[in-house]
RNA sequence: GGGACGUAGCUCAGUUGGGAGAGCGUUGCGUUCGCAACGCAAAGGUCGCGGGUUCGAAUCCCGUCGUCUCC
Repeated sequence: GGGACGUAGCUCAGUUGGGAGAGCGUUGCGUUCGCAACGCAAAGGUCGCGGGUUCGAAUCCCGUCGUCUCC
């Protein structure tokens, strides 16, 4: 210097700009001899950061930080 990635505690979806989500985990309840399993419910996110475009940005543009990788 080139490329990819950064979204919930973890692993990740979200790719014609308009509802922020899944699985696991956590908490509560039910069941149970039982804090295992199973069922139901709930909490949890400034979408790395700053700025721009737009009626509207996780998504487009610019800058910047970090991680991985190539030279």